[in-house]
Predicted 3D model of an 83-nucleotide RNA (transfer RNA) from a Candidatus Jorgensenbacteria bacterium. Rfam family: tRNA. By type it is a transfer RNA. Rfam describes the family as follows. Transfer RNA (tRNA) molecules are approximately 80 nucleotides in length. The prediction has a mean pLDDT of 81. NCBI's taxonomy places the organism under Bacteria, Bacteria candidate phyla, Candidatus Joergenseniibacteriota.
RNA sequence: GCCCGGGUGGCGGAAUGGUAUACGCGCAACACUUAAAAUGUUGUGAGCGAAAGCUCUUGUCGGUUCGACUCCGACCCCGGGCA
Numbered sequence: 001g002c003c004c005g006g007g008u009g010g011c012g013g014a015a016u017g018g019u020a021u022a023c024g025c026g027c028a029a030c031a032c033u034u035a036a037a038a039u040g041u042u043g044u045g046a047g048c049g050a051a052a053g054c055u056c057u058u059g060u061c062g063g064u065u066c067g068a069c070u071c072c073g074a075c076c077c078c079g080g081g082c083a
C1' cells in the first nucleotide's frame, strides 16, 4: 500500500430501514436473615431540573430517506490476511 472483519449504556452483547440500547453482568432500593451470603421483586443510557418534563446519544463528520445502529462517502481507531 491492497483486501476482509469490527467500533452500540459502567462491562459483555443483540437489534441489519420503523419506540435506540433486548438479554446477561454489575449497581441501587426493598423483601427474606440475629447478621450476612444466596435467592426473590422493582429500578437502572447521559445531561439539565424540586418535579413535570426538556435536550442529547450507536467511533467522527457528511449524504440518501417520511424515517438510519442498519444504506452510501470520507476520515479515526482495533483485529486479521496479502504484498
Base pairs, nucleotide, nucleotide: 001082002081003080004079005078006077007076010025011024012023018066026044027043028042029041030040031039045056046055047054048053059075060074061073062072063071